Annotation
Predicted 3D model of RNase P RNA and transfer RNA as a complex of 457 nucleotides. Model confidence (mean pLDDT): 79 of 100. It holds a member of the Rfam family "Bacterial RNase P class A". From the family's description: Ribonuclease P (RNase P) is a ubiquitous endoribonuclease, found in archaea, bacteria and eukarya as well as chloroplasts and mitochondria.
RNA sequence: GAAGUCGUCCGGGUAGACGCUGGCGGCCUUGGCCGCGAGAGGAAAGUCCGGGCUUCGCAGGGCAGGGUGCUGGCUAACGGCCAGACGGGGUGACCCGAUGGAAAGUGGCACAGAAAGCAAACCGCCGAGGCCUCGCCUCGGUAAGGGUGAAAGGGUGCGGUAAGAGCGCACCGCGCCCCUGGUGACAGGGGUGGCAGGCCAAACCCCACCUGAAGCAAGGGCAAAUAGGGAGGCGCCUUCCUCGUGAAGGCCGGAGUGGCCCGCUCCGCGACCUCCGGGUACGCCCGCUCGAGCCCAUCGGCAACGGUGGGCCUAGAUGAAUGUCUACCACCCGCCCGGAAGGGCGGGGACAGAACCCGGCUUACAGGGCGACUUCGGCA
RNA sequence: CGGGGAGUGGCUCAGCCUGGUAGAGCACCUCGUUCGGGACGAGGGGGUCGCAGGUUCGAAUCCUGUCUCCCCGACCA
Repeated sequence: GAAGUCGUCCGGGUAGACGCUGGCGGCCUUGGCCGCGAGAGGAAAGUCCGGGCUUCGCAGGGCAGGGUGCUGGCUAACGGCCAGACGGGGUGACCCGAUGGAAAGUGGCACAGAAAGCAAACCGCCGAGGCCUCGCCUCGGUAAGGGUGAAAGGGUGCGGUAAGAGCGCACCGCGCCCCUGGUGACAGGGGUGGCAGGCCAAACCCCACCUGAAGCAAGGGCAAAUAGGGAGGCGCCUUCCUCGUGAAGGCCGGAGUGGCCCGCUCCGCGACCUCCGGGUACGCCCGCUCGAGCCCAUCGGCAACGGUGGGCCUAGAUGAAUGUCUACCACCCGCCCGGAAGGGCGGGGACAGAACCCGGCUUACAGGGCGACUUCGGCA
Repeated sequence: CGGGGAGUGGCUCAGCCUGGUAGAGCACCUCGUUCGGGACGAGGGGGUCGCAGGUUCGAAUCCUGUCUCCCCGACCA
C1' cells in the first nucleotide's frame, strides 16, 4: 500500500423566532396568563421468545396438547448470552451448524433400475453341459467392471482364485471392551471383531427437561344516564325437626375450568343467568413510570455475569405532544475560479417514530468514526 | 394497543394434517349444431402455489424469516 475478518460507537451541532404535551412556582375566581425546567429509538418496528405486574373462588393428580434438544456455566427467566466439545468452510484472522435417539416400534424411499432392505444376476466375467458348433441355449458360480438411481451392505493396495469376493494380509474408516485425562460433551492410547445395524425423527414416535389460562380494552375507584323495561330458565329423591316449602345428605345441572377425566370450591328464586331492548360517551382518577434502572470506580471470574462503594433522575401523551422556519458551522456530492493553499455557486442527509414495564432475538437503515487482528506485496 | 385468520390459473375454492401427477366450477379460445345468437356437445390453452432461506434425493405441503390483506375486542344497566 492492497484485500479482508471481528468488535464497538455515532447517526448532525449552535443560536434565534413561532408553536405542542406534561411537571413545579406565582397571579388572577376555575381555565387561562407569566416564569423556570423537561420532552422518542438503536431499532420505539415484527409481536417471535422469556419475565415482572394484574385478574380468574391460589391453578392438586392423570391423560392429551405445546415447546426446547452437544456439554458446562450465567440469569428473575428464556428458544437468549458466555466458555468449551464435535462436524463443515476459509491460505488465514475468523465464520457457519434445530448437533439427543434410526441398535424400542410403525411408516416412507416416487420415476428409473434385475434388485431399494433378514439384499439383488440386466449386461459382463468364469465353469459345466447341449446344439443347426464362426455363435446361441440351459444350469451353476461371481457384487471386481458396466448400466439405473439421491442412495446398490466399508475404501485403497498386495496376495489369492476357474472368475471373483474381508477369502487372507497391511493401512485408513467403523463397532465393542479396557486404561488414562477432563465436572462434562469428548479426546488420546491399547486390545479385539472381518464389518453386522443405508437414508429420513424441520415423518409418527421414544427419551430428558419445561409448561394453568388470559392479558393494562388486565384490574380497581368515582361520576353520569335508562322503561333500572320485556321474554325464557331455575329440577328430582331421601331423612330430620321448633312443620317453615326450613335444615342436612345424595343424584342431576351450571360456574371457576381453558381439550378430557377425577378431585376441590361456589350456586340452583338471587336485586341470579341468557337473549332482546335501552343508556353513557368516545367521561375522569389510580394502575403509569424509580426500575432485574443508568453512569463511574474497584474486587472476583477466561467470559457471560456477580459483589461492594460513590454519583444521577432520564417522556408519560390518550384521536394521542416531542414540530416547523431562518442563519451560521461541520460532513458528503457536482460544477466553476486558482500554480497551490483555498474560494464561490448549487444540491443532499437513511431506517423509522414511545402507548403497562423490562431482558433478548429477528428484520430495516444514507453515511461516518474508533480499536484489535489476518493474508499478500514493496521499502529499510 | 391486544388477539385471531387467510394468501393456489382472470374469479371462487379443493389439495397441505399423512412430502413424489397441481385439480374442480365459472370465465377464455377453436370446432360442431343454428338462417344468426344463446344454450348444448367435442377439443384446447393458461398457474413463479405471496416472497426469501433451510430440512429432504425431492417442498404448494415440513421449519424459520418477511410482505400484504381480512376479522374480532369500549363501558354501564